[in-house]
Context: one part of a larger RNA
RNA sequence: CGCAAGAUAUUUGAGAGGAUUUGACCUUAGUACGAAAGGACCGGGUUGAACGUACCUAUGGUGCACCAGUUGUCACGCCAGUGGCAUGGCUGGGUAGCCAAGUACGGAAGGGAUAAGUGCUGAAAGCAUCUAAGCGCGAAACCCGCCUCAAGAUUAGAUAUCUCUCCGUGAGAAUCGGAUAAGUGACCUCGAAGACUACGAGGUUGAUAGGUCGGAAGUGUAAGCACAGCAAUGUGUUCAGCUGACCGAUACUAAUAUCACGAAUGG
Repeated sequence: CGCAAGAUAUUUGAGAGGAUUUGACCUUAGUACGAAAGGACCGGGUUGAACGUACCUAUGGUGCACCAGUUGUCACGCCAGUGGCAUGGCUGGGUAGCCAAGUACGGAAGGGAUAAGUGCUGAAAGCAUCUAAGCGCGAAACCCGCCUCAAGAUUAGAUAUCUCUCCGUGAGAAUCGGAUAAGUGACCUCGAAGACUACGAGGUUGAUAGGUCGGAAGUGUAAGCACAGCAAUGUGUUCAGCUGACCGAUACUAAUAUCACGAAUGG
């Protein structure tokens, strides 16, 4: 821009893409078959491999603004306590998120039309013949079925709901211009959304983000003081102190204010 008014929501599915794998074991049954050796079809069940999708409860990895320990050195005047640098200095752990080696699920069933093949009826050709007319069965392949996208499918679909007032120009419900409606956008606070855009949540009639408070979770018992010890150190206060993303609560802070676009009863 189009989809012959302007919008919001929900959809149909032309079409396109994805997927399509397979083993072993148990049973039927040591049955059918076979002299024996051996050893089934058909059917039922269980459990895997690889692949794929989703997810993070548990198992783990990572977790560079979390916690602790510790070496060297420099600084804060010194002690104590901290901070900087040294690969995050090194080491031990670790929330959320992300992830797999982890968890869950999937391939199917079923239907249609068929291939090779196998049949029924049946002539030409008194017989025979699956074929000439006619009618069946029959495969991981084909079309549906399962999942995803999808009306720019210009053949532009469907359903529900909302708005249809006013001013100027003009002879005029034409035309042109303007203000608005439903609604949309800008702007702002943000997000398990994201390159940008888009998408989603929210904007005081508010829990959207930050802060604060409470909890969870992590680390592992802070500092100071007291006591014991010559001291290193230990013990008590203390399951302490500190803490990013997690779960809640709370308007304290910031989403204030405001602006723009947007129809004329529709060939």
The part of an RNA shown here (large-subunit ribosomal RNA, domain VI) has 267 nucleotides and comes from a Bacillota bacterium.
Lineage of the source: Bacteria > Bacillati > Bacillota.
Its mean pLDDT, the model's own confidence on a scale to 100, is 88.